[in-house]
């Protein structure tokens, strides 16, 4: 780095430097920003992955010093594969395309813990 496991519609602020961007990657959309983006430094805040007590053969319940993270919009929303429905056109023995809108999985991505 890569891999496994888990979790991802909840939740959390100001203050200074700074000075045009930023919302991971593509691609479409949509939002944030000079009433100050991004990234640093400070101090706070939410979480409970590890962590401490205590239960347990099941995965609970408490706590928040400590290592991390987090601190606008579901992971901002879509894209793959499918569920179901409602409208439109074609066809006609019950199917097929488009448009929306759902359900559930993939894929990528984030974070913590572990392996090698």
């Nucleotide at each position: 780095a890569u891999g496994u496991u888990a979790u991802c519609a909840c939740g959390a602020a100001a203050g200074g430097c700074a000075g045009a961007g930023g919302g991971a990657a593509u691609a479409g959309a949509c939002c944030c920003a000079u009433u100050g983006a991004a990234g640093c430094c400070u101090u706070g805040g939410c979480a409970a992955c590890c962590c401490u007590u205590u239960a347990u053969u099941a995965a609970a319940a408490a706590g928040a010093a400590g290592g991390u993270g987090c601190u606008a919009a579901a992971u901002u929303c879509u894209a793959c594969u499918u569920u179901u429905u409602a409208c439109u056109g074609a066809g006609u023995u019950u199917u097929c395309a488009g448009u929306a809108a759902u359900c559930a999985g993939a894929c990528a991505g984030a974070u913590a813990a572990c392996c090698u």